[in-house]
Context: one part of a larger RNA
RNA sequence: CGUCCGGAGAUUUGAGGGGGGCUCUCUCUAGUACGAGAGGAUUGAGAGGGACAGACCUCUGGUGUGCCAGUUGUUCCGCCCGGAGCAUUGCUGGGUAGCUAAGUCUGGUUAGGAUAAGCGCUGAAAGCAUCUAAGUGCGAAGCCAGCCCCAAGAUAAUAUCUCCCAUCCUUUGCCUUCGGGUGAAGGAGUAAGACCGCAAGUAGACUACUUGUUUGAUAGGCGGUGAGUGUAAGAGCAGUAAUGUUUUUAGCUAAACCGUACUAAUGGUCGAGGG
Numbered sequence: 001c002g003u004c005c006g007g008a009g010a011u012u013u014g015a016g017g018g019g020g021g022c023u024c025u026c027u028c029u030a031g032u033a034c035g036a037g038a039g040g041a042u043u044g045a046g047a048g049g050g051a052c053a054g055a056c057c058u059c060u061g062g063u064g065u066g067c068c069a070g071u072u073g074u075u076c077c078g079c080c081c082g083g084a085g086c087a088u089u090g091c092u093g094g095g096u097a098g099c100u101a102a103g104u105c106u107g108g109u110u111a112g113g114a115u116a117a118g119c120g121c122u123g124a125a126a127g128c129a130u131c132u133a134a135g136u137g138c139g140a141a142g143c144c145a146g147c148c149c150c151a152a153g154a155u156a157a158u159a160u161c162u163c164c165c166a167u168c169c170u171u172u173g174c175c176u177u178c179g180g181g182u183g184a185a186g187g188a189g190u191a192a193g194a195c196c197g198c199a200a201g202u203a204g205a206c207u208a209c210u211u212g213u214u215u216g217a218u219a220g221g222c223g224g225u226g227a228g229u230g231u232a233a234g235a236g237c238a239g240u241a242a243u244g245u246u247u248u249u250a251g252c253u254a255a256a257c258c259g260u261a262c263u264a265a266u267g268g269u270c271g272a273g274g275g
Stems, first nucleotide, its partner, number of pairs: 001153001006164006016150004022050007034039001052107005060101004067094005072087006112144002118138004167188009193270004197213005218264003221260005227253003234247005
């Protein structure tokens, strides 16, 4: 810009395109059919795997450099106590959210249509025979559908539902009972709505997408909960002391959940006038 006539917001059909399609072992049928025996099925039913693919984080773990604790050396906070910086995050032991696999869940199927090789039925040419010449049936991990995803710029441009309304000005054509009516072109402020801006994340390279924007829980802060670490500091007591113990399952705490307007989401620009 278009989707032949207004402007918007949702939901859709599916022309077409893409993905998937794998395979093994065991049990029963059955030690049956078959076979002198050795051996050993077709078929049907069931169970369990492998690899691959998709999704997810409840569990098991990994990571978790602004969480907690322990600890070495050194510098500093005047000293002690208690801390801070640096040393690969100094090192070590744990670890929330998120991300993640080695973890969890799911998938390939079946039924259908037309067929290939092949197997047939009926059947002449050619009184027989012949699956083929007319006619007609079965038949594959393959083909077309079926399953999942995208999809109306599919210019042959699908469909359905809902929302917004009939303001004003300028130029001009026609008709006028001179009051006005009607059509065309252009413009202004608006409606539904959209965009920009702003607060953000379930999204993300950017863009896009999603949520919110005071009629507000969008982010931060604060309160509580959960979860992590593992019993803070100070003081008391015991011990010459290192240290232990009581206060104390304490203290501290990131990304999680619930609540709370305390802080920040001020605002601006477009957007129909058609029948």
Molecule: large-subunit ribosomal RNA, domain VI
Organism: Dehalococcoidales bacterium